Transfer RNA from Pseudodesulfovibrio sp., 74 nucleotides, folded computationally. Its mean pLDDT, the model's own confidence on a scale to 100, is 81.
[in-house]
RNA sequence: GGGCGAUUAACUCAGUUGGUUAGAGUGUCACAUUCACACUGUGGAAGUCGUUGGUUCAAAUCCAAUAUCGCCCA
Repeated sequence: GGGCGAUUAACUCAGUUGGUUAGAGUGUCACAUUCACACUGUGGAAGUCGUUGGUUCAAAUCCAAUAUCGCCCA
């Protein structure tokens, strides 16, 4: 330098042909339970979907550029 893949909640990951309010597990917070802790139960909070631009009535999803990481080739 070229090719491919990944980027979504604090962490690990889903998200089928674009469709209205983006989800799960773990973690976290509150309450219940316990002498206390853990476990368990109930409820809650938490996401500019890497960034910018474009297409569309509508974009996490399609297109382009760019950033970071990984793999392969030179």
Its Rfam family is "tRNA". By type it is a transfer RNA. It was read from a public genome assembly.